Context: one part of a larger RNA
RNA sequence: ACCAUGUUAAGGAACUCGGCAAUCUAGCCCCGUAACUUCGGGAGAAGGGGUCCUCUUGAUGGUGUUCAUUUAUGGAUGCUUUUGAGAGGCGCAGUGAAAGAGUCCAGGCGACUGUUUACCAAAAACAUAGCACUCUGCUAACUCGUAAGAGGACGUAUAGAGUGUGACACGUGACCAAUGCCAAAAGGUUAAGGCAAGGGGUGAGAGCUCCGAACCGAAGCCCUGGUGAAUGUCGGCCGUAACUAUAACGGUCCUAAGGUAGCGAAAUUCCUUGUCGGGUAAGUUCCGACCUGCACGAAUCGUGUAACGAUCUGGACGCUGUCUCAACAUGGAUCUCG
Numbered sequence: 001a002c003c004a005u006g007u008u009a010a011g012g013a014a015c016u017c018g019g020c021a022a023u024c025u026a027g028c029c030c031c032g033u034a035a036c037u038u039c040g041g042g043a044g045a046a047g048g049g050g051u052c053c054u055c056u057u058g059a060u061g062g063u064g065u066u067c068a069u070u071u072a073u074g075g076a077u078g079c080u081u082u083u084g085a086g087a088g089g090c091g092c093a094g095u096g097a098a099a100g101a102g103u104c105c106a107g108g109c110g111a112c113u114g115u116u117u118a119c120c121a122a123a124a125a126c127a128u129a130g131c132a133c134u135c136u137g138c139u140a141a142c143u144c145g146u147a148a149g150a151g152g153a154c155g156u157a158u159a160g161a162g163u164g165u166g167a168c169a170c171g172u173g174a175c176c177a178a179u180g181c182c183a184a185a186a187g188g189u190u191a192a193g194g195c196a197a198g199g200g201g202u203g204a205g206a207g208c209u210c211c212g213a214a215c216c217g218a219a220g221c222c223c224u225g226g227u228g229a230a231u232g233u234c235g236g237c238c239g240u241a242a243c244u245a246u247a248a249c250g251g252u253c254c255u256a257a258g259g260u261a262g263c264g265a266a267a268u269u270c271c272u273u274g275u276c277g278g279g280u281a282a283g284u285u286c287c288g289a290c291c292u293g294c295a296c297g298a299a300u301c302g303u304g305u306a307a308c309g310a311u312c313u314g315g316a317c318g319c320u321g322u323c324u325c326a327a328c329a330u331g332g333a334u335c336u337c338g
Stems, first nucleotide, its partner, number of pairs: 002332007010324002014322001019319001027051005036041001038167001052089008061080009090094001102317007109309002114126002130165007142151003168304004173234003178231002180227004187222003193216002198211005235253005262296001263293001274290005
């Protein structure tokens, strides 16, 4: 030097990707407690004070003994429960050991409790209640099985199955051209098959055999219509206002229709450390705005949101050997012999 512990002057995150790790805090009683909020919470918010021993003196609950008298009260005197006040005592320290929350502010995501990669991922992933659509009338749909049969269910549309979304609040725009699904006594196309004009081979013939137009002939497809909380999609160019800039406005091309509300450099922004503001002495991160959205956008949900989170991000207080910068101590291991 290494490993595991303990203590540390002054400073106190200067360490570091990052306060990782380790401190700090801690029980009980009293006081006190903000924004926000779904009025339940937030909340043990935060922030303060007390806490041991002895004596004295009150209050209070329980339970005895005894005396008096107006017989249901009073007096005296014990043990004990809970609790208050005053005085004094000791120590650095009174929840004296052990055990036992650090706190606050702001934002992203997911509502929440829950579940998960047994053995590198616990999460923003999965699930969830709620919402919506579709199927299913009972021998149900659907699933397993070749079948018999079974589940569904000894249930019956307030039920069962499938799919998507994911509490709650406010909302959920346009497009049915493509794909899918649904509907539809028309029409077109269409297989086997039916019927059959006609023809070939052979034969003396009867016949046997082969080919076969037209016509009839299902679903499907075409055609017609509907359907978006079905799969999905949601433009370009040019000009224009009395400074400039910009364009409410106009023109034109294309389309099934051209992205509405809301949000926006975002878990989405390439250029980009965008620009402005805040915080810092100094901030590629963070927060608030702007909108030029490379390439947000409405149940592959949009935007908010109290509570919750071993979640992620930024900041502050307290606290500290993380560090300036290391030191000492204890135990081990290292070393020699066996």

This is a predicted structure of a 338-nucleotide part of an RNA (large-subunit ribosomal RNA, domain IV) from a Candidatus Bathyarchaeota archaeon. Its Rfam family is "Bacterial large subunit ribosomal RNA". Rfam links the family to the GO terms ribosome and structural constituent of ribosome. The full RNA is in RNAcentral, with records from ENA.